This is a predicted structure of a 366-nucleotide RNA (Bacterial RNase P class A) from Ammonifex degensii KC4. Rfam family: Bacterial RNase P class A. Rfam's curators write: Ribonuclease P (RNase P) is a ubiquitous endoribonuclease, found in archaea, bacteria and eukarya as well as chloroplasts and mitochondria. It is annotated as a ribozyme.

RNA sequence: CGAGUAAGCCGGGUGGUCGCGGGCACAAGUGCCGCGAGGCCGUGCCUGAGGAAAGUCCGAGCUCCACAGGGCAGGGUGCUGGGUAACACCCAGCGGGGGCGACCCCAGGGAAAGUGCCACAGAAAUGCAGACCGCCUGUCGCUUGGAAGCCCAGGCGGCGGGUAAGGGUGCAACGGUGCGGUAAGAGCGCACCAGCAGCCGGGCGACCGGCUGGCUAGGUAAACCCCACCCGGAGCAAGACCACAUAGGGGGACAAUGGAGUGGCCCGCUCCGUCCCCGGGUAGGUCGCUUGAGGCACCAGGGCAACCGGUGCCCCAGAUAGAUGACCACCCUCGACAGAACUCGGCUUACAGGCUUACUCGCGCG
Numbered sequence: 001c002g003a004g005u006a007a008g009c010c011g012g013g014u015g016g017u018c019g020c021g022g023g024c025a026c027a028a029g030u031g032c033c034g035c036g037a038g039g040c041c042g043u044g045c046c047u048g049a050g051g052a053a054a055g056u057c058c059g060a061g062c063u064c065c066a067c068a069g070g071g072c073a074g075g076g077u078g079c080u081g082g083g084u085a086a087c088a089c090c091c092a093g094c095g096g097g098g099g100c101g102a103c104c105c106c107a108g109g110g111a112a113a114g115u116g117c118c119a120c121a122g123a124a125a126u127g128c129a130g131a132c133c134g135c136c137u138g139u140c141g142c143u144u145g146g147a148a149g150c151c152c153a154g155g156c157g158g159c160g161g162g163u164a165a166g167g168g169u170g171c172a173a174c175g176g177u178g179c180g181g182u183a184a185g186a187g188c189g190c191a192c193c194a195g196c197a198g199c200c201g202g203g204c205g206a207c208c209g210g211c212u213g214g215c216u217a218g219g220u221a222a223a224c225c226c227c228a229c230c231c232g233g234a235g236c237a238a239g240a241c242c243a244c245a246u247a248g249g250g251g252g253a254c255a256a257u258g259g260a261g262u263g264g265c266c267c268g269c270u271c272c273g274u275c276c277c278c279g280g281g282u283a284g285g286u287c288g289c290u291u292g293a294g295g296c297a298c299c300a301g302g303g304c305a306a307c308c309g310g311u312g313c314c315c316c317a318g319a320u321a322g323a324u325g326a327c328c329a330c331c332c333u334c335g336a337c338a339g340a341a342c343u344c345g346g347c348u349u350a351c352a353g354g355c356u357u358a359c360u361c362g363c364g365c366g
Stems, first nucleotide, its partner, number of pairs: 001362010012331007020048007029041001031040003050337001054348002057346005062235004069267004074231005079093005094108001095106004109226002114224002116220003132167002134163013175193006194216001196213007239287004249278006258272004294314006301308002332335001
C1' cells in the first nucleotide's frame, strides 16, 4: 500500500427570531369555561425522540382476577458451565462444519423403547433384505477346432445353485482401504482407520486420551413419540379514585343439586338471589405517567469474559387528537433509515456517509 476479520462509536454543526409540548418559581381576580368532578388564562428560567423510538418476536416489572393452588389437556426450551430479575438473550468452553488465515456458522438430548416415512430412479430402501448386468459353478441342447457322435480346449442358449467384490440406480445399497483366502466371493482371517461396548486416566461438566473386546448397528425426532426442565389468564382502553348513573323506574322468567368471577376442561377458591326485555350519560374528569433491574465517570476492587461490587455526580420527553416545527445567517465531507404513547432487558429488520482500536493474508522498501 492492497485485500479482509472482529469489536465499538458518530448519525450535520453554530448563532438568532417566532411558534408548540412539559416542569419549576413568582404573581393574579371573588377572572373565564363546565351541571359537576375539574380545567384554563401572565412573566421568567429550564427542558423536549432514536440507535433503531420500528416489527410486536421472546423475557420480565406493574395492574386486576385466590398471595395463582391440584389434576388432565396444551405449549415452550433442549451440548456443558457461568451471567442475569428473567429469557429462546449474553459470556466462556465442548463437539461438528467452512475459511490459507484473522475468524465465522450450527434448535447440537434420545434412532440397540415403539410407530411412521425414505419421492424419482433402481432388481432391491430396512429385512438377519436384495441377483438387473457381471463373476463362479452344476446339468441339458446346439456348435467351432484338434484325423474326431464317446476324449481335450472353447463359443452360444435353456433350467438350477453360489456370490453384494466389480458395473449400474440413487442423498443413502447393511462399515472403508489393503493383503491373504476362495470355484467365484464374503469380517471368512489379518493390519490400519471409522463406529460401538467395557475398563483405566484427565476435566465441575459437555468431552478428551489410552487399553481391551466382539466383529458392525442406514437416515429422518423444526414426523408421532420418549426423557429432562419451564409455563395460570388478561392486559395501561390494565387498573384506582371522583362526578349525577353497575343509579332510580316499568315488565317478565327461574328457585341454592343455582348463578357469576373463570376466557381449554375438571376440582378447588371467592362473591351473591340470578337472568332477560323496555328505558336511561358518556370514550366525562383526575391519577396510573415516568426516580428507574436508571444514566455517566472513576477504582493497583473481583472475574478470561458476560457480569458483579464500591465511590462520586446527574435527573435525561411524558402528550391524550396527541408538542418536538418554520424562517434567517455562516460553515463542512451537503446529511441515510426513520417519530416516543405504561416501563425495562433482549432479538430481528432498515440505514447515506464517517471515525477509532486490535488482528489476519499478500506485495514492496529499510

Annotation: The source organism's lineage runs through Bacteria, Bacillati, Bacillota, Thermoanaerobacteraceae and Ammonifex degensii. Its mean pLDDT, the model's own confidence on a scale to 100, is 76.